[in-house]
Context: one part of a larger RNA
């Protein structure tokens, strides 16, 4: 030197990416408890006092008062919350990458579409059954979203899907004709050639699909540009224009989204690229790939604060096990 443990003057996070690791706190009984709230909760909120022994009294008793008594010290050892403020994300209990991730990720009760009338769909399986169901639309499947409050704005041109069926397009089959070939038979020997048969072409006939025509966005999606204008300036309520299917509604916004940028202005600190409330110039929020918001909830993320500490300013001693020397 290490590694486990204990103690420490003064200071008290000055450590650190970060109070990480230690340390405070802790049990029972009284007093008392805030904002906020879904009126349950928050809440052991937070903060205070108190516990031992001995004697009198009261009590059936556990124990109550009362008065002395010793100790640094009375939940006399061991066991036993630190805590308070703000915010982000998720509502919550719950589930996950066995063996580097426990979360803001899944799930979830709620919410919505959508498909299913039963021998259902839908799913396994050549099938034959089977599962859904010994169910029957308050029931089952998919999708998506995710308590709970207040809401969910516009776009059907694109690309699904539904319905439609007049017209165009169309496949196998069908087929009217035309063309070849092959010979029976006629022949001017140059050919022509019926009937069957075989090869080919083929007007026309032909469905569903698709073009066509509506409807659908809690289906997949999308939601512009320029230029000018008020009696200080400064900005545009206001007006032209071009484009689109339609030009982002309300809400929130440097945010888990903001590049420039540690924007800017307040708060906190002596000093803050982080927090936190604003402003709005949204690079590149935005309304069930759901928008804003919330009590209570989290081994959760971020910021601060109180206590409290060897985490440090700085580091020393001790104790027990390594290693090392020596046997």
């Nucleotide at each position: 030197c290490c590694a486990c443990g204990g103690u420490u003057a003064a200071g008290g996070a000055a450590c650190u990416a970060g109070g990480c690791a230690a340390a405070u706190u802790a049990g029972c009984c009284c007093c008392g408890u805030a904002a906020c709230u879904u009126c349950g909760g928050g809440a052991g909120a937070a903060g205070g006092g108190g516990c031992u022994c001995c004697c009198a009294c009261c009590g059936c008793g556990a124990g109550g008062u009362g008065g002395g008594a010793c100790g640094c010290a009375g939940u006399g050892a061991a066991g036993a919350g630190g805590c308070c403020c703000a915010g982000g994300c998720g509502a919550c209990u719950g589930u996950u990458u066995a063996a580097c991730a426990a979360a803001a990720a899944c799930a979830c009760a709620g919410g919505a579409c959508u498909c299913u009338g039963c021998g259902a769909a839908a799913u396994c399986g050549a099938a034959a059954g089977a599962u859904g169901a010994a169910g029957u639309a308050u029931a089952g499947g998919g999708u998506c979203u995710g308590a709970c409050a207040c809401c969910u704005g516009c776009c059907c041109g694109g690309u699904g899907c539904c319905g439609g069926a007049a017209g165009g397009u169309u496949a196998a089959g069908g087929a009217a004709g035309g063309g070849a070939g092959u010979u029976a038979g006629c022949u001017u020997c140059g050919g022509c050639g019926a009937c069957g048969c075989u090869c080919u072409u083929g007007a026309c006939u032909g469905a569903a699909g698709c073009c066509c025509c509506g409807g659908u966005a809690a289906a997949c999606g999308g939601c512009g540009g320029c230029c000018g204008u008020a009696a200080c300036u400064a900005u545009a309520a206001c007006g032209g224009u071009c484009c689109u299917a339609a030009g982002g509604u309300a809400g929130c916004g440097a945010a888990a989204u903001u590049c420039c940028u540690u924007g800017u202005c307040g708060g906190g600190u002596a000093a803050g690229u982080u927090c936190c409330g604003a402003c709005c110039u949204g690079c590149a929020c935005g309304a069930a790939u759901g928008g804003u918001g919330u009590a209570a909830c989290g081994a959760u993320c971020u910021g601060g604060g109180c206590a409290c500490u060897g985490u440090c300013u700085c580091a020393a001693c001790c104790g027990u096990g390594a290693g090392c020397u020596c046997g």
Annotation: A computed fold for a 327-nucleotide part of an RNA from Haliscomenobacter sp., annotated as large-subunit ribosomal RNA, domain IV. Its Rfam family is "Bacterial large subunit ribosomal RNA". RNAcentral holds the full RNA, with entries from ENA. Taxonomically the source falls in Haliscomenobacter (Bacteria, Pseudomonadati, Bacteroidota, Haliscomenobacteraceae). The coordinates come from a structure-prediction model, not an experiment, and the mean pLDDT is 88.